Source information: A computed fold for a 113-nucleotide RNA from a soil metagenome, annotated as SAM riboswitch aptamer (S box leader). Its mean pLDDT, the model's own confidence on a scale to 100, is 84. The sequence is in RNAcentral, with records from MGnify.
RNA sequence: UCUUAUUGAGAGUGGUGGAGGGAUGUGCCCUAUGAAACCCGGCAACCGUCAGAAUGAUUUUAUUCUGAAAUGGUGCCAAUUCACACAAAGCAUAAGUGCUUUGAUAGAUGAGA
Numbered sequence: 001u002c003u004u005a006u007u008g009a010g011a012g013u014g015g016u017g018g019a020g021g022g023a024u025g026u027g028c029c030c031u032a033u034g035a036a037a038c039c040c041g042g043c044a045a046c047c048g049u050c051a052g053a054a055u056g057a058u059u060u061u062a063u064u065c066u067g068a069a070a071u072g073g074u075g076c077c078a079a080u081u082c083a084c085a086c087a088a089a090g091c092a093u094a095a096g097u098g099c100u101u102u103g104a105u106a107g108a109u110g111a112g113a
Base pairs, nucleotide, nucleotide: 001113002112003111004110005109006108007107012040014039015038016037020030021029022028024085025084026083027082041077042076043075046073047072049068050067051066052065053064054063055062056061081106086103087102088101089100090099091098092097
C1' cells in the first nucleotide's frame, strides 16, 4: 500500500510522573480536584485453542454456525470513531443556513496479501 470484518456494548476514587490530550481541519470538550507516558489493575472473543452441530468431500480434512476459556498473539479502558467534514433524499427558512435519514470518504483495530 491492497483486500476483508468490525466500529451506539464493556473496562480503576491505584502507583510513578509532571503539561498536555481528544488522528487531521473547524467546533466542542477533558486536564494542577493533576494531561501524555510507564507500571499495576481491568474490559473484550479479532486471530489462534477447545467442544458441539450442519454441509461438501470421504481414513484425514475444508467451510459455516453455536458455545467455552483471558494460561497463547493482538487490541482496548471520557464523551457514538466526541460532533461535523463528501453525496443523495426529506423537512424548516426570504436567504445564508439548520435539522433528520441513508450511503460513501477518512480514521481506528483485527486477519490475510